Model confidence (mean pLDDT): 89 of 100. Large-subunit ribosomal RNA, domain IV from a Planctomycetaceae bacterium, 353 nucleotides, folded computationally. It matches the Rfam family "Bacterial large subunit ribosomal RNA". The organism belongs to Planctomycetaceae, within Bacteria.
[in-house]
Context: one part of a larger RNA
RNA sequence: CCAUCGCUAAGGAACUCGGCAAAUUAACCCCGUAACUUCGGGAUAAGGGGUGCCCAUGAGCGUGUAGACCUUCGCGGUCGAAGCGCACGUGGGCCGCAGAGAAAUGGCUCUGGCAACUGUUUACUAAAAACACAGGUCUGUGCUAAGUCUUAAAGACGCCGUAUACAGACUGACGCCUGCCCAAUGCCGGUAGGUUAAGAGGAGGGGUCAGCGCAAGCGAAGCUCCGAAUUGAAGCCCCGGUGAAUGGCGGCCGUAACUAUGACGGUCCUAAGGUAGCGAAGUUCCUUGUCGGGUAAGUUCCGACCCGCACGAAAGGCGUAAUGACUGGAGCACUGUCUCAGCGGUGGGCUCG
Numbered sequence: 001c002c003a004u005c006g007c008u009a010a011g012g013a014a015c016u017c018g019g020c021a022a023a024u025u026a027a028c029c030c031c032g033u034a035a036c037u038u039c040g041g042g043a044u045a046a047g048g049g050g051u052g053c054c055c056a057u058g059a060g061c062g063u064g065u066a067g068a069c070c071u072u073c074g075c076g077g078u079c080g081a082a083g084c085g086c087a088c089g090u091g092g093g094c095c096g097c098a099g100a101g102a103a104a105u106g107g108c109u110c111u112g113g114c115a116a117c118u119g120u121u122u123a124c125u126a127a128a129a130a131c132a133c134a135g136g137u138c139u140g141u142g143c144u145a146a147g148u149c150u151u152a153a154a155g156a157c158g159c160c161g162u163a164u165a166c167a168g169a170c171u172g173a174c175g176c177c178u179g180c181c182c183a184a185u186g187c188c189g190g191u192a193g194g195u196u197a198a199g200a201g202g203a204g205g206g207g208u209c210a211g212c213g214c215a216a217g218c219g220a221a222g223c224u225c226c227g228a229a230u231u232g233a234a235g236c237c238c239c240g241g242u243g244a245a246u247g248g249c250g251g252c253c254g255u256a257a258c259u260a261u262g263a264c265g266g267u268c269c270u271a272a273g274g275u276a277g278c279g280a281a282g283u284u285c286c287u288u289g290u291c292g293g294g295u296a297a298g299u300u301c302c303g304a305c306c307c308g309c310a311c312g313a314a315a316g317g318c319g320u321a322a323u324g325a326c327u328g329g330a331g332c333a334c335u336g337u338c339u340c341a342g343c344g345g346u347g348g349g350c351u352c353g
Stems, first nucleotide, its partner, number of pairs: 001348008010339002014337001019334001027051005036041001038173001052094007060086004067079004095099001107332007114324002119131002135171007147157003174319004179249003184246002186242005193237003199231002204226005211218002250268005277311001278308001289305005
């Protein structure tokens, strides 16, 4: 010097991103215990006191002698002084620095955020606010169900279940709620008209070849190659519905008898222009916004305000007791975290042998 352990004057978080680490607390008995609350909790809340040994005494319990009573007379049953034992109460005494004499064995409180909760997870850097969850809603599915596996065969799961069931999607206890827009996209329903494939259809045309013609050429049937009109479903166009479907939820100008502000008016655009609630938020750029609180001093924190760059209602909104190895702020206690370092134990390193 390194690792680890123990102790430390005075101070007590001044350390630090942050009380990280350490210390404090701790067992059992008694007293006592707030806000809030879903009345279960919160709660070991918080905060106090006691604890060894000896003697005396008290009631209790166990055992059960003597004895009493009952008796079916039994080696029966019930009660039960004394004695012995157990644990406790009360009073007194004794010793030590110290009596849960060692070890093991919650520090506590106040106030936010998020997630209701117990659970689950990145085996080997993430345990969380992520996932799950009961509960909510929508959609599909009538049974050879929908859905799923599968040379998309057989077969199987679903299910030896049957819509209070099964499957898919979103949300995520509970409480109060969940606004407007169906123009676009999707889905559902509709069928008059438009468009539309193969197929049907076969007007017409080409090739070939008998025959005709002096030739140019014309050219039946057959075979063959094209092929117009007409007909022809779903779909699409079209008409409606639908948001706990994918999604969306404005701008400019003016205006009240101080000023400021703008209930009010005008105008443009839209499918409709963000309702309730919340709001500098885990969302606020400007921003350390402004005001209040806490501190001697506070870019964090709490309470407000609202010009929300760019919250907002099941990609749920806002609350919420309890819960959390989650995350932010404050305090009490406590401490070598620090002021500021010192001493000691053990094991290394190092030096010498």